Context: one part of a larger RNA
RNA sequence: GAGCGAACGCUGGCGGCAGGCCUAACACAUGCAAGUCGAGCGGCCGUAGCAAUACGGCAGCGGCAGACGGGAGAGUAACACGUGGGAACGCGCCCUUCGGUCCGGGAUAACCCAGGGAAACUUGGGCUAAUACCGGAUAAGCCCUUACGGGGAAAGAUUUAUCGCCGAAGGAUGGGCCCGCGUCGGAUUAGCUAGUUGGUGGGGUAACGGCCUACCAAGGCGACGAUCCGUAGCUGGUCUGAGAGGAUGAUCAGCCACACUGGGACUGAGACACGGCCCAGACUCCUACGGGAGGCAGCAGUGGGGAAUAUUGGACAAUGGGCGCAAGCCUGAUCCAGCCACGCCGCGUGAGUGAUGAAGGCCUUCGGGUCGUAAAGCUCUGUGGGGAGGGACGAACCGCCGUUGGUUAAUACCCAACGGCAUGACGGUACCUCCUUAGCAAGCACCGGCUAACUUCGUGCCAGCAGCCGCGGUAAUACGAAGGGUGCAAACGUUGCUC
Repeated sequence: GAGCGAACGCUGGCGGCAGGCCUAACACAUGCAAGUCGAGCGGCCGUAGCAAUACGGCAGCGGCAGACGGGAGAGUAACACGUGGGAACGCGCCCUUCGGUCCGGGAUAACCCAGGGAAACUUGGGCUAAUACCGGAUAAGCCCUUACGGGGAAAGAUUUAUCGCCGAAGGAUGGGCCCGCGUCGGAUUAGCUAGUUGGUGGGGUAACGGCCUACCAAGGCGACGAUCCGUAGCUGGUCUGAGAGGAUGAUCAGCCACACUGGGACUGAGACACGGCCCAGACUCCUACGGGAGGCAGCAGUGGGGAAUAUUGGACAAUGGGCGCAAGCCUGAUCCAGCCACGCCGCGUGAGUGAUGAAGGCCUUCGGGUCGUAAAGCUCUGUGGGGAGGGACGAACCGCCGUUGGUUAAUACCCAACGGCAUGACGGUACCUCCUUAGCAAGCACCGGCUAACUUCGUGCCAGCAGCCGCGGUAAUACGAAGGGUGCAAACGUUGCUC
């Protein structure tokens, strides 16, 4: 000199854009953060109706989603990450292609009845449906194989058509695995290793493999630093620097790992699963003492810790995601608003004129000098602030109405295009116009040298200053105050940290 997720002191007008628990991965009251589908299924309820029926809602069975999105960095020195390669693998939804979608069956929630329990919840009996479950058929291709043979699928819904379902092949996406190289400090850590290193047989996995197991052999790693200890998420990047390098890894993005602590599997295309399950532990809560419930490192918020870090806000209007044919529903993702000079940037706090150089302050050699065109006065302006009015972009999809075209027997449906209508949290928005009054808007640090800026008074090695050198013991440009000056400016200084 530059920088910062900063803090502290003093001061503080406005706006734009960013940022905001670096500490206790400490404990959490309360609300919300993952649902959706009636075009899979049986039922129940409501509204309208005499009824047929129509419309709407609901718990349950069932499907898809809850493995994404969001958080935090505890652990990890490792194929974790970065980079470049590789072969022994899966991949729901999506795209392309081929083939199929036949015949049957038995249950079970809901519901009804009867119980148990304080509750959480739960037991027995009876009825019923399915795109839930099971059997048979078919099998070109698929899987196994001793190459003879053997094994295994499907589901329907609605209106002709569409959406589905099953098998197979390919693609795309996204993932699992292996390897070369690179990646902090300590030798006051020198030896480490028994599934250890390799082989064979077997098992296991989507897949290779000591991944696991039995047997056999005795190997494997290490001064090019093994092992052990400490520290640490890694990267794109960021800061600094002429560069080389050094430091760093907040915000944004990619990967990893974690979800009260430890362990485990289930389901599933995918998890060993933040708002799923089971066990153990610590903690908290309820209890009728028999037994139960919970997990904010999601968004807000509370206590605590700390020098220190925000609202228990609005909306799904946009973008994106889940479900759904769709309308739509959900979405603390997201978009916005609120708080904070925490940062960067922009603007303003007025402009012109005005000498008797007013008053006043300070200094003085008492002549005067200086604050100083500064003020007052006069003439203007109206950014920002305040008031009033106008007023966008972000909105186009979907939907409805109309027209045209395609399809069709059809002016029904359905699809496409065009025109119109409608849809905004922000929002009392941005922006524009008018009105208002110079009215409402300047401080902070420094002035001995380094280092831009000097005098007077007070104090008297006291009180104090101080980054270094050093000032202060009676004329202190170095302490305190005043006048003046210098530098920055909605900031200015101090402290901490990095280069």